[in-house]
Parts: sequence; C1' cells; structure tokens
RNA sequence: GCCCACGUGGCGCAGUCGGUAGCGCACGUCCUUGGUAAGGACGGGGUCGCCGGUUCGAGUCCGGUCGUGGGCU
Repeated sequence: GCCCACGUGGCGCAGUCGGUAGCGCACGUCCUUGGUAAGGACGGGGUCGCCGGUUCGAGUCCGGUCGUGGGCU
C1' cells in the first nucleotide's frame, strides 16, 4: 500500500427483507424471609464510532473517515 470482518446501554451480544432498537448480566425500587442468599415483579440507562448522501422513513443501503482484529505484498 491492497483486501476482509467488526464497531449498538456499564459489560457481553442480537436486530433476517429499510418502518421509530431488544436480550442476558450488572444497577435501582418493591414483593417474598425472623434476617441473608436464591427467586419474583417493575423501572432507569443507548439518538447505533464519526461526517455526509439516498429515501416519506436508515442500526440496516451508498460514499468518506477513525479505531480494533485478521490476511496479502
């Protein structure tokens, strides 16, 4: 220098064909208990790495760019 994959709550991940983003763990409140642990119910938290474009509408498609990992020379 070229090619590929990935980037989404605090952490690990999902999101198929474009239709207003979800799961587990963690966290908070409550229930249960004599009290813990375990269990149960509810809740807060992310504008999807960044910038632009297409579209009525983008996590998803297109271009650029940054980062991480891998491959080739």